[in-house]
A computed fold for a 91-nucleotide RNA from Desulfarculales bacterium UBA702, annotated as c-di-GMP-I riboswitch aptamer. Rfam family: c-di-GMP-I riboswitch aptamer. From the family's description: GEMM was predicted in a large-scale screen for bacterial structured RNA regulatory elements. The coordinates come from a structure-prediction model, not an experiment, and the mean pLDDT is 85.

RNA sequence: GCUCAUAAAAGGCAAACCGUGCGAAAGCGCGGGACGCAAAGUCGCUGGCCUAAGUCCCGGGAAAUCGGGAUACGGCAGCAGGACCGCUGAG
Numbered sequence: 001g002c003u004c005a006u007a008a009a010a011g012g013c014a015a016a017c018c019g020u021g022c023g024a025a026a027g028c029g030c031g032g033g034a035c036g037c038a039a040a041g042u043c044g045c046u047g048g049c050c051u052a053a054g055u056c057c058c059g060g061g062a063a064a065u066c067g068g069g070a071u072a073c074g075g076c077a078g079c080a081g082g083a084c085c086g087c088u089g090a091g
Base pairs, nucleotide, nucleotide: 002091003090004089005088012037013036017032018031019030020029021028022027035078041084042083043082045081046080047079048076049075050074054071055070056069057068058067059066060065
């Protein structure tokens, strides 16, 4: 440097749920907590998925405003692919 992750060791991360804060929501931060994880480290680049405040369209209404549809400029890295970086062990 390359390949691999069956086993071991050192350690690491932390789902649901609870508390608290942020957010329109999806979801996220912090603390507790462990279902799991060999990249469950980093990046929304590609596909996928979640949400729909705002915007646009349709309808109702005298108005305030109400209902429906579309939409990411909001998210998910613990959905898959890709890029970058890295611990231990084996070959």